[in-house]
Context: one part of a larger RNA
RNA sequence: UGACGGAAGGGCACCACCAGGAGUGGAGCCUGCGGCUUAAUUUGACCCAACACGGGAAAACUCACCCGGCCCGGACACCGUAAGGAUUGACAGAUUGAGAGCUCUUUCUUGAUUUGGUGGGUGGUGGUGCAUGGCCGUUCUUAGUUGGUGGAGCGAUUUGUCUGGUUAAUUCCGAUAACGAACGAGACUCUAGCCUGCUAAAUAGUUCACCGAUUCACCGAGUCGGUGUUAGCUUCUUAGAGGGACAAGUGGCGUUUAGCCACACGAGAUUGAGCAAUAACAGGUCUGUGAUGCCCUUAGAUGUUCGGGGCCGCACGCGCGCUACACUGAAGGAAUCAGCGUGUGUUCUCCCUGAACCGAAAGGACCGGGUAACCCGUUGAACCUCCUUCGUGCUAGGGAUUGUGGCAUGCAAUUGUUCCACAUGAACGAGGAAUUCCCAGUAAGCGCGAGUCAUAAGCUCGCGUUGAUUACGUCCCUGCCCUUUGUACA
Numbered sequence: 001u002g003a004c005g006g007a008a009g010g011g012c013a014c015c016a017c018c019a020g021g022a023g024u025g026g027a028g029c030c031u032g033c034g035g036c037u038u039a040a041u042u043u044g045a046c047c048c049a050a051c052a053c054g055g056g057a058a059a060a061c062u063c064a065c066c067c068g069g070c071c072c073g074g075a076c077a078c079c080g081u082a083a084g085g086a087u088u089g090a091c092a093g094a095u096u097g098a099g100a101g102c103u104c105u106u107u108c109u110u111g112a113u114u115u116g117g118u119g120g121g122u123g124g125u126g127g128u129g130c131a132u133g134g135c136c137g138u139u140c141u142u143a144g145u146u147g148g149u150g151g152a153g154c155g156a157u158u159u160g161u162c163u164g165g166u167u168a169a170u171u172c173c174g175a176u177a178a179c180g181a182a183c184g185a186g187a188c189u190c191u192a193g194c195c196u197g198c199u200a201a202a203u204a205g206u207u208c209a210c211c212g213a214u215u216c217a218c219c220g221a222g223u224c225g226g227u228g229u230u231a232g233c234u235u236c237u238u239a240g241a242g243g244g245a246c247a248a249g250u251g252g253c254g255u256u257u258a259g260c261c262a263c264a265c266g267a268g269a270u271u272g273a274g275c276a277a278u279a280a281c282a283g284g285u286c287u288g289u290g291a292u293g294c295c296c297u298u299a300g301a302u303g304u305u306c307g308g309g310g311c312c313g314c315a316c317g318c319g320c321g322c323u324a325c326a327c328u329g330a331a332g333g334a335a336u337c338a339g340c341g342u343g344u345g346u347u348c349u350c351c352c353u354g355a356a357c358c359g360a361a362a363g364g365a366c367c368g369g370g371u372a373a374c375c376c377g378u379u380g381a382a383c384c385u386c387c388u389u390c391g392u393g394c395u396a397g398g399g400a401u402u403g404u405g406g407c408a409u410g411c412a413a414u415u416g417u418u419c420c421a422c423a424u425g426a427a428c429g430a431g432g433a434a435u436u437c438c439c440a441g442u443a444a445g446c447g448c449g450a451g452u453c454a455u456a457a458g459c460u461c462g463c464g465u466u467g468a469u470u471a472c473g474u475c476c477c478u479g480c481c482c483u484u485u486g487u488a489c490a
Base pairs, nucleotide, nucleotide: 001490002489004486006485007484008483009482010481011480012479013478016474017473020438021437022436023435024434027323028322029321031319032318033317034316035314036313043054044053065309066308067307068306069305071303076119077118078117079116080115086113089108090107092105093104094103123297124296126295127294128293132291134285135284136283137281138280139279144183145182146181148179149178150159151158152157162174164173165172188274189273190272194243195242198240199239200238201237204234205233206232207231208228210226211225212224213223214222215221216220249263250262251261252260253259325431329390330389331388332387333386334385343375351370352369353368354367357364358363397428402423403422404421405420406419444466445465446464447463448462449461450460451459
């Protein structure tokens, strides 16, 4: 100096508590992990910092695992064999999962491309993340880290980097043997709110004129439609440049400092994220890479490809979730409102879909539109709202399990890809000990889009819609930071 412990004093955090909300833990199912089983059930990761994670929803491919079969995609060099032929390919039959001349029988064909050996390469989702790079995660979301000159000390070192107040903050004020600095914090970037001010818009609208249709109290008013005579305009929509908020104003508290609280004016008086220091970990990844050392293997292959199987297997244990246990509800009608996106491709088969028709539905057939503010699409989303039925009954709650049939995707659906119809109708009557997440348009309810995708969301990432209760504090538990102190250790 650190680390640690017994402590003491400050400060902080919903990965802590308090006040609460939603839960999870109990049930059924989905999914990941372990175990068991298995030819194989490929494998990494195991407290936070493994376990709906590997963007990991695997029918083939993927694929690394298991059972089998071809192929060489063994460069190059040297030495052989060798034109009297190094070698290549093949019908049929046998053989084989196989229309693999793989092998065998049989013969033909080819012509220096090969073939035998040695050296040396190449490939490898083979090993080693405890040999590495890079990337990521974590310590660690806190405020921390460093040197120059000066001071102290023989020196390691220390001061600066602080008694105090203040802040989200080593943020500032001030104090001061320190002075002046750097990284981090902040500033910054994106995003969400405001602009009747600017720039505009036949891919966005609106006003007006005209025409047409329709309703009424009919030379008038309302509603709807028409690309308008290049009619005006930009409030709404879109998006560029800008502006706007700075604790600026007022009143309290405070060294009348830094700042804190309240009020007023205001669209905002903490929107949400990104980025993120120093020092580390023998954290994860050699299965992201034509990044990579070494080792292994390299033709009976751990290369590569083809066929089949597996990763899905089920006495059991654990984790993330979905659906529920109903009346604040279920079912049937009716009415009524979003916002993020995406869409026919580059190697590439695979796009988003409207009208009317057929079909119980899934879906089919046929005409179109869209490379998109143009078409789908005013995205007529769901919860919610209104009406009716049910009536506390494991019930019309719940929808597991199973049977049969149908359509679609795909070369292929059996171990049932998804979907639809009919039938079947299990547990579950609010979940023990434990434990997770969270404070405002947040939690929770509700659906939608994208990723994956031939088929395709109980997942993830976004988006809007409805929208609470309870704090606005504390250090009691769990941890973190600083100061003081103590001892054993390096």
This is a predicted structure of a 490-nucleotide part of an RNA (small-subunit ribosomal RNA, 3' major domain) from a metagenome.
The RNAcentral record of the full RNA draws on SILVA.
The coordinates come from a structure-prediction model, not an experiment, and the mean pLDDT is 81.
Its Rfam family is "Eukaryotic small subunit ribosomal RNA". A reference for the family is Cannone et al. (2002), "The comparative RNA web (CRW) site: an online database of comparative sequence and structure information for ribosomal, intron, and other RNAs", BMC Bioinformatics.